A computed fold for a 329-nucleotide part of an RNA from an Anaerolineae bacterium, annotated as large-subunit ribosomal RNA, domain IV. The coordinates come from a structure-prediction model, not an experiment, and the mean pLDDT is 89. Rfam family: Bacterial large subunit ribosomal RNA. Its family is annotated with ribosome and structural constituent of ribosome in the Gene Ontology. NCBI's taxonomy places the organism under Bacteria, Bacillati, Chloroflexota, Anaerolineae.
Context: one part of a larger RNA
């Protein structure tokens, strides 16, 4: 030097990315207990006090009640919640990357859309047959969002999706108008030319479904939700106008946010001193309503800030124990 325990003046996060790691707290009985809240909770909140041992006296005992006694200490060892504010994400208990993540990530009740009348629908399987279900729409499949509260605003132009059926396109097939081969046969002096039936290739007009085009419906369907320039008797600033596109131009709500580039934005709090924190403006580079929006008690080995208590994490190291490296055998 390495691991490993322990114990430390004085200070007490000054250590770091961050109190990681360690200390600290702890058990029983009493008293006490806030803000908020779904009236269950939050609570073991916090905080505070008591505990031993000996004699009486009350009781079956547990135990309580009185006087007393010893020590630095009485839950004497040993095992056994640190605690409070404050924000954000997720409602909660659950799940999960077996061997680097346990989360804010899955799942959840609930909501809501859509399919499905049962040989259901969907799904395995060449199929037979199973599952769905020995169920039958208060019930199964699928999509989505994610407990509760208040709520979910325009846009149906484009894309699916339903609906419609007059009109246009439109396939196999029907259907054969014509058109060619091929010769019996005619004709020709020949070469050669016309050519019925049959057979054969070919095939226009007509018919002809769905889907398409069309007409319409629909956003908890896939999505989308706008420039430019002007104006008020300080200045700013713009309820107002004016004008171009659009299907329609972001409604409530939240907003420098898990989202703000600029940006340590301004200001306010909190420090002696805060690129984070926490309130608040809105100039939203690029939130925003079930890829839900905004709250929200409860709960989290979740994350991001603040403090109490406590410490060898430090200032700054120091000494013990035990095991290793080393040396001998």
């Nucleotide at each position: 030097c390495c691991c490993u325990u322990g114990u430390u003046a004085a200070g007490g996060a000054a250590c770091u990315a961050g109190g990681c790691a360690a200390a600290a707290a702890g058990g029983u009985c009493c008293c006490g207990u806030a803000a908020c809240u779904u009236c269950g909770g939050g609570a073991g909140a916090a905080g505070g006090g008591a505990c031993a041992c000996c004699u009486c006296c009350g009781g079956a005992a547990a135990c309580g009640g009185a006087g007393g006694u010893c020590g630095c200490a009485g839950c004497a060892a040993a095992g056994a919640g640190g605690c409070u504010c404050u924000a954000c994400c997720g409602a909660c208990u659950g799940u999960u990357u077996a061997c680097c993540a346990a989360a804010a990530a899955c799942a959840c009740a609930g909501g809501u859309c859509u399919c499905u009348g049962c040989a259901a629908a969907c799904g395995c399987g060449a199929a037979a047959g199973c599952g769905g279900a020995c169920g039958u729409a208060u019930a199964g499949g699928g999509g989505c969002u994610g407990a509760c509260a208040c709520c979910u605003g325009c846009c149906c132009a484009g894309u699916g999706c339903c609906g419609g059926a007059a009109g246009g396109u439109u396939a196999a097939g029907a259907g054969g108008a014509g058109c060619g081969g091929u010769u019996a046969g005619c004709u020709g002096a020949a070469a050669g030319g016309c050519g019925a039936a049959g057979c054969u290739g070919u095939g226009a007009a007509u018919u002809g479904a769905a889907g398409c085009c069309c007409c319409g419906g629909u956003g908890a369907a896939c999505g989308g939700c706008g420039g430019c320039c002007g104006u008020a008797a300080c200045u700013a600033u713009a309820a107002c106008g004016g004008u171009c596109c659009u299907a329609a131009g972001g409604u409530a709500g939240c907003g420098a946010a898990a989202u703000u580039c600029c940006u340590u934005g301004u200001c306010g709090g909190g420090u002696a001193a805060g690129u984070u924190c926490c309130g608040a403006c809105c100039c939203g580079c690029a939130c925003g309503a079930a890829a839900g929006g905004u709250g929200u008690a409860a709960c989290g080995a979740g994350u991001g800030g603040a403090g109490c208590a406590c410490u060898g994490u430090c200032u700054c190291a120091a000494c013990a124990g035990g095991g290793g490296a080393c040396c001998c055998g």